Notes
The part of an RNA shown here (large-subunit ribosomal RNA, domain I) has 553 nucleotides and comes from Alkalidesulfovibrio alkalitolerans DSM 16529. It matches the Rfam family "Bacterial large subunit ribosomal RNA". Its family is annotated with ribosome and structural constituent of ribosome in the Gene Ontology.
Context: one part of a larger RNA
RNA sequence: GGCAACAGGUGGAUGCCUUGGCGCUAGCAGGCGAAGAAGGACGUGGUAGGCUGCGAUAAGCCUCGGGGAGCCGCCAAACAGGCUUUGAUCCGAGGAUUUCCGAAUGGGGCAACCCGGCUGGAGUCAUGUCCAGUCGUCCCUUGACUGAAUUCAUAGGUCUUGGGAAGCCAACCCGGGGAAGUGAAACAUCUCAGUACCCGGAGGAAGAGAAAUCAAACGAGAUUCCCUCAGUAGUGGCGAGCGAACGGGGAAGAGCCCAAACCGGAGUCAUUCGUGGCUUCGGGGUUGUGGGGCCGUCAUACGUGAUCCAUGAGUAGAUAGCGGAACGAUCUGGGAAGUUCGAUCAUAGAGGGUGAAAGUCCCGUACGCGAAGUCGAAAGUGGCGCAGACGGUACCCGAGUAGGGCGGGGCACGUGAAACCCCGUCUGAAUCUGGGGGGACCAUCCUCCAAGGCUAAAUACUCGCUAGCGACCGAUAGUGAACCAGUACCGUGAGGGAAAGGUGAAAAGAACCCCUGUUAGGGGAGUGCAAUAGAACCUGAAACCUGUUGUCU
Numbered sequence: 001g002g003c004a005a006c007a008g009g010u011g012g013a014u015g016c017c018u019u020g021g022c023g024c025u026a027g028c029a030g031g032c033g034a035a036g037a038a039g040g041a042c043g044u045g046g047u048a049g050g051c052u053g054c055g056a057u058a059a060g061c062c063u064c065g066g067g068g069a070g071c072c073g074c075c076a077a078a079c080a081g082g083c084u085u086u087g088a089u090c091c092g093a094g095g096a097u098u099u100c101c102g103a104a105u106g107g108g109g110c111a112a113c114c115c116g117g118c119u120g121g122a123g124u125c126a127u128g129u130c131c132a133g134u135c136g137u138c139c140c141u142u143g144a145c146u147g148a149a150u151u152c153a154u155a156g157g158u159c160u161u162g163g164g165a166a167g168c169c170a171a172c173c174c175g176g177g178g179a180a181g182u183g184a185a186a187c188a189u190c191u192c193a194g195u196a197c198c199c200g201g202a203g204g205a206a207g208a209g210a211a212a213u214c215a216a217a218c219g220a221g222a223u224u225c226c227c228u229c230a231g232u233a234g235u236g237g238c239g240a241g242c243g244a245a246c247g248g249g250g251a252a253g254a255g256c257c258c259a260a261a262c263c264g265g266a267g268u269c270a271u272u273c274g275u276g277g278c279u280u281c282g283g284g285g286u287u288g289u290g291g292g293g294c295c296g297u298c299a300u301a302c303g304u305g306a307u308c309c310a311u312g313a314g315u316a317g318a319u320a321g322c323g324g325a326a327c328g329a330u331c332u333g334g335g336a337a338g339u340u341c342g343a344u345c346a347u348a349g350a351g352g353g354u355g356a357a358a359g360u361c362c363c364g365u366a367c368g369c370g371a372a373g374u375c376g377a378a379a380g381u382g383g384c385g386c387a388g389a390c391g392g393u394a395c396c397c398g399a400g401u402a403g404g405g406c407g408g409g410g411c412a413c414g415u416g417a418a419a420c421c422c423c424g425u426c427u428g429a430a431u432c433u434g435g436g437g438g439g440a441c442c443a444u445c446c447u448c449c450a451a452g453g454c455u456a457a458a459u460a461c462u463c464g465c466u467a468g469c470g471a472c473c474g475a476u477a478g479u480g481a482a483c484c485a486g487u488a489c490c491g492u493g494a495g496g497g498a499a500a501g502g503u504g505a506a507a508a509g510a511a512c513c514c515c516u517g518u519u520a521g522g523g524g525a526g527u528g529c530a531a532u533a534g535a536a537c538c539u540g541a542a543a544c545c546u547g548u549u550g551u552c553u
Stems, first nucleotide, its partner, number of pairs: 001552009015538001016502002020473002022470007029462002031168002039101003042055003046079001049075003061095006070083003106115003116135007137165004143159004172203001173201005183190001187237001213220002224251005234242002255454003258398001262283009288432001290397003293393006303386003308383004317375003321369003327342003331338001343360002345349001351363003403427008413439001434449005489496002509537001512524004
């Protein structure tokens, strides 16, 4: 020195564990903010570093309710001093206080700072100083004053009354803009994709929505969502790819209101004083077996409704809580919930804890009950609204609209035979004997009524709250984060971004003695079932290192 065995060191794998995550289900909630938010800075405790709470009334103040013996939050023990059955701490509800920054809004500013005006007050002989309130911008609105072109007037301006907006927020939604990497095995049309991203806006959902829709010679009957039709018909440098609809089956289900004709009121202008125009308000009216108006004739109930009012009802429910059955012994053991024996409850044998494995020990569970205050429904019922027929007449039925040319965009559809919808530009109809559509176009036929508006549900999402679940993870996993993590640290900055869990049932956390330069480390003693569980603490693999013994050279 090699090899082997054993004993150790080092190291932190593995096993076991879980306070944390991940995914989902049901219900709730779906907003907060100038009455100053979200988020912060600085303070605040007897001693006080951090976290948490709170705000100069500062781990808190008041009231109401719950609760019932201890309490003065956590890391984190102790000291000092207090509170509490005259009900504390704690839990719920309502209120008070709530520095400074922040939309930040009196002006400024390098956020948490600086400097003001006005009104009232405190203080001073007086000034300085202090306290309370108030003072930003824009929009709408009330009133007053003023006041152009332009005489009156109007526009405008100044002040004023009342109201609103702003900023934040996870995803979902609608709109305005809108890429590229990529694919096409290169690349330009195309694709990725109307995606990412930017901007605007809204709601608890949004958007869409009561046919100028489809269909096909039969008919359907708003919209939305799901399954299918179907990777079909199509589209496509007919490449890569893109990709319907009709129809069928389900979820849900709901339909309405204006404009106009006509009638009337008010105002204003014009007037040939008959009236007419314009503005505004009320009635009327809302449709495609065309409807309505006007004139005439006749009739007047069943029903229906999403808004509003009342009732249901300050109810149900939410926000603290309360009651809640039934077990003992023996043995092993450090410890009984295990073993054995004998009981017992069950609308409760879900789950968790307790020194191992407990229906009956503890918390709970099934079931039943409960609110001073705050929030607060619904069905249903009533009010109220809506709700005819026939004949005549030919007044109305959404105009710079429909349509057309040119140029684009959207439709699964890339200009194509390209209908349909939307936009820019130039043009430009008809009023029911009317107009649109049925994929160029025409005819026949069928079907529907554009150019105004509203509309629940079925659908999408989850920052958050409550309850629960998992052939999800178990500390290199699961969130980046089980631990004081968006921290330490890195970067000028935007931004990037860790590592790090486990003594024991209980600290019983090792009094005392010894070695020593030592608050290091160790040896005794003691605790404990165990200390090779001793805080660098469960288990403690391997690499690596050491020792002892054996063996080989």